[in-house]
RNA sequence: AAUAGAGGCGCGGCCGUCAUGAAUACCUGCCGAGAGGGUUAGGGCCCGAAGAACGGCGGGGAAAGGGUCGGUUGCCGAAGCCGGGCGGGCGCCCUAGCCCCGUCAGGUUGGUUGCCGGGGCUAAAUCCCCGGGACUGCCGUCCUGAGAAGGAUGGAGAGCUAUU
Numbered sequence: 001a002a003u004a005g006a007g008g009c010g011c012g013g014c015c016g017u018c019a020u021g022a023a024u025a026c027c028u029g030c031c032g033a034g035a036g037g038g039u040u041a042g043g044g045c046c047c048g049a050a051g052a053a054c055g056g057c058g059g060g061g062a063a064a065g066g067g068u069c070g071g072u073u074g075c076c077g078a079a080g081c082c083g084g085g086c087g088g089g090c091g092c093c094c095u096a097g098c099c100c101c102g103u104c105a106g107g108u109u110g111g112u113u114g115c116c117g118g119g120g121c122u123a124a125a126u127c128c129c130c131g132g133g134a135c136u137g138c139c140g141u142c143c144u145g146a147g148a149a150g151g152a153u154g155g156a157g158a159g160c161u162a163u164u
Stems, first nucleotide, its partner, number of pairs: 001164005008076001010075007018067001026060007036047003040096005079109004084104006110136004115132006138155007
């Protein structure tokens, strides 16, 4: 250097089921209300006293993301996250911003965790991130042991094991 592997509630993709989302958003009838509303900003345009925002009662009534379970498939930097460049999307239109998708290189994390603290998204969190704890695999060093292995400590996947 090449090939093949290991860690385990192992990591992703796709499909389906179920629950939540939701006494919701939204549509609509009546009543109140009384000048604004259409997203964050600017501009435009539109709606509004033939009644805006908002509130109450009644009728109708979703979805996305995330989650449980199952199937299938690709894999072991699997994959996740962070900001940056480029391209695209989103809302009444334009510009900017927020948000979403893809891609490029860079940085970071061995893995798991419904445990603790903090933050983010959100309806909430069992989702995401950071720190810690616990468990676990690999290697280095030291100790015990005939051996198998065990204990202590440290490190990071650019690692480890096997073969050529």

Predicted 3D model of a 164-nucleotide RNA (Lysine riboswitch aptamer) from a marine sediment metagenome.